The prediction has a mean pLDDT of 78. This is a predicted structure of a 110-nucleotide RNA (TPP riboswitch aptamer (THI element)) from Virgibacillus sp. The RNAcentral record of the sequence draws on Rfam and Ribocentre. RNAcentral records the identical sequence in 2 taxa. Taxonomically the source falls in Virgibacillus (Bacteria, Bacillota, Bacilli, Caryophanales).
RNA sequence: AUGAUCCACUUGGGGUGCCUUUAUAAGGGCUGAGAUUAAAGUGACUAACUUUGAAACUCAAUGAACUUGAGACGGGUAAUACCGUCGUAAGGAAGUGGCAGUAAUUGAUA
Numbered sequence: 001a002u003g004a005u006c007c008a009c010u011u012g013g014g015g016u017g018c019c020u021u022u023a024u025a026a027g028g029g030c031u032g033a034g035a036u037u038a039a040a041g042u043g044a045c046u047a048a049c050u051u052u053g054a055a056a057c058u059c060a061a062u063g064a065a066c067u068u069g070a071g072a073c074g075g076g077u078a079a080u081a082c083c084g085u086c087g088u089a090a091g092g093a094a095g096u097g098g099c100a101g102u103a104a105u106u107g108a109u110a
Stems, first nucleotide, its partner, number of pairs: 001105002006098005011060004017030004036054007066091003072085004
């Protein structure tokens, strides 16, 4: 001289699959941190789809939360965004306080 990891509060970002049974619902099974719920509209008016919220979970720049690539590639499964590659690729949502100008790093001098 540079200067944390982490924690708290507030604010904001994100995703919500696969299979099975039944009347297409409810229910059950698989993976995961998370696959939830309400209202309105469309509609085949018990299903389904769209939109807007809410809850939980998770992530916020040292950013793999999440999106694009991707109806991708390899492996595996009853099946899947199941696992891996892709990926020191691209994009992606912040402020304050504490630890503390501390740990640590670099330079100079002795």